[in-house]
RNA sequence: GUCGGUGUGAUGGAAUUGGCAGACGUGCUGGACUCAAAAUCCAGUGGUAGUGAUACCGUAUCGGUUCGACCCCGAUCACCGGCA
Repeated sequence: GUCGGUGUGAUGGAAUUGGCAGACGUGCUGGACUCAAAAUCCAGUGGUAGUGAUACCGUAUCGGUUCGACCCCGAUCACCGGCA
């Protein structure tokens, strides 16, 4: 240089024929149990604003297509691999 793959919460990783983003696990927070702790069990856990109902934003970055995009298209960035 060229071709291909990957990029989603704190973290592993789902969602794939384009139709509720974050299932499930780990971690964390609160609670139960215990003399206390561990283990176990229950509930919660993306961000911003709001007392709240709720609204808006969010899938590497920036654009495009579409009524609608993690998903399709283009460019760019990072990492991994093949070829030269």
Annotation: A computed fold for an 84-nucleotide RNA from an Oscillospiraceae bacterium, annotated as transfer RNA. Its Rfam family is "tRNA". By type it is a transfer RNA. The source organism's lineage runs through Bacteria, Bacillati, Bacillota, Clostridia and Oscillospiraceae.